Notes: c-di-AMP riboswitch aptamer (ydaO/yuaA leader) from Paranoxybacillus vitaminiphilus, 146 nucleotides, folded computationally. The model forms 92% of the base pairs in the Rfam consensus. Lineage of the source: Bacteria > Bacillati > Caryophanales > Anoxybacillaceae > Paranoxybacillus. It was read from a public genome assembly, where an Rfam model found it.
RNA sequence: UAUCGAGCAGCGCUUAAUCCAUAUAGGGAGCGGGGGAACCACAAGUUGCGGCGCAUGCCGCUUGGGGUGAAUCAUGUUUUUAUGAGGGGAAACUCCUAAUUCCCUAACCCGACAGCUAACCUCGUAGGCGUUUUAGGAGAGGGAGA
Numbered sequence: 001u002a003u004c005g006a007g008c009a010g011c012g013c014u015u016a017a018u019c020c021a022u023a024u025a026g027g028g029a030g031c032g033g034g035g036g037a038a039c040c041a042c043a044a045g046u047u048g049c050g051g052c053g054c055a056u057g058c059c060g061c062u063u064g065g066g067g068u069g070a071a072u073c074a075u076g077u078u079u080u081u082a083u084g085a086g087g088g089g090a091a092a093c094u095c096c097u098a099a100u101u102c103c104c105u106a107a108c109c110c111g112a113c114a115g116c117u118a119a120c121c122u123c124g125u126a127g128g129c130g131u132u133u134u135a136g137g138a139g140a141g142g143g144a145g146a
Stems, first nucleotide, its partner, number of pairs: 011130004018029003030125006040115001048061005064113001065110004072085005086105006093139007
């Protein structure tokens, strides 16, 4: 001097996933999700499988259906991957507009069941990373000098 790895601190990104308090505790605030009337909407029916049980029911499963999420759809395919459309994110003060570049388009849950939904009930507040372009407009903040 270069490279690699680890730890701590700061800053930044995704996201609802932050802050405060507490150990005499095991909470609070904020943010986010689900269930749940009337009105409205929908509305032909059939409305799955297995086990236990006389039956109301109970237990289990996931193909119907539903939920969180941007994470869907279409066309192919050399057979589990490609392309496109649509959708989502970043480019270091914030917002708007435009351009450019770089990425993502997963995963999980409920368990035959849920439209909206006031009151009400209930749940989460994990994890994973290191993207510093340009122009215009509107704001905010900081520093120096007088």